[in-house]
C1' cells in the first nucleotide's frame, strides 16, 4: 500500500473534485499594475420537510441568503410515476375508488415553524479560508383550524 473479516463512531441536502475561482511559495516576463508556468493548498448549498414492503423507470420537494462561483461536474439519496403485496377510509364482505399509521382530494383565509446570511466576539492558519460563541430577526412546502367545492360508488350476506 492492497484485499478480506470484525467492532465502534458518523452519515442522506449527504459525500466527492480531473474543470473553474481563490491563496502562498518559486521561476519566467514586464518599468509597474499584471500575465504565464510549476509546486503545495483553499473553496465548492443555509436550513425546513421528506420512509408501509418489493420491483421498474425518471433522476428529486420547499423556501432563505446573495444579485451572485450557492459556478461546473460526479456519486448517492427518504422525491415522482407505474405494477404487485400489506394496510386505513368509503358500515361488514367482493369489486372499484382514494389515501399511507398525520392513511379523501382541491381551493381560500388565518395561525404555527429554521438555519445560514447580517451585527458583536473567540480560536487556528503567512494566506485563501476553517472551527466556534453570543445577540436579535425573517420563509415556503407542510401541518392545525375555519369556509367553500368535488368525491363518498356497484353488487351482496346478515339484522331491523
Nucleotide at each position: 500500500c492492497c484485499g478480506u473479516u470484525u467492532u465502534g463512531c458518523g452519515u442522506a441536502g449527504c459525500g466527492c473534485c480531473c474543470g473553474g475561482a481563490c491563496u502562498u511559495g518559486c521561476c519566467a516576463u514586464g518599468g509597474a499594475g499584471g500575465u504565464g508556468g510549476c509546486a503545495a493548498g483553499u473553496u465548492g448549498a443555509c436550513g425546513c420537510g421528506g420512509a408501509g414492503g418489493a420491483g421498474a423507470c425518471c433522476g428529486a420537494g420547499c423556501g432563505a441568503a446573495c444579485c451572485a462561483u450557492u459556478c461546473g461536474g460526479c456519486g448517492g439519496g427518504u422525491g415522482g410515476u407505474c405494477u404487485c403485496c400489506c394496510g386505513g377510509c368509503c358500515g361488514g364482505c367482493a369489486c372499484g375508488g382514494u389515501c399511507g399509521a398525520a392513511a379523501c382530494g382541491g381551493u381560500u383565509g388565518c395561525g404555527c415553524c429554521a438555519a445560514a446570511g447580517c451585527c458583536g466576539c473567540u480560536g487556528a492558519g503567512c494566506g485563501a479560508u476553517c472551527a466556534g460563541c453570543g445577540a436579535g430577526a425573517c420563509a415556503g412546502c407542510g401541518c392545525a383550524c375555519a369556509g367553500c367545492c368535488g368525491a363518498u360508488g356497484u353488487g351482496u350476506a346478515u339484522u331491523c

GlmS glucosamine-6-phosphate activated ribozyme aptamer from a Thermomicrobiaceae bacterium, 160 nucleotides, folded computationally. The sequence was found by an Rfam model in a public genome assembly. The model forms 89% of the base pairs in the Rfam consensus. Model confidence (mean pLDDT): 78 of 100. Taxonomically the source falls in Thermomicrobiaceae (Bacteria, Thermomicrobiota, Thermomicrobia, Thermomicrobiales). Rfam family: glmS glucosamine-6-phosphate activated ribozyme aptamer. The family's RNA type in Rfam is riboswitch.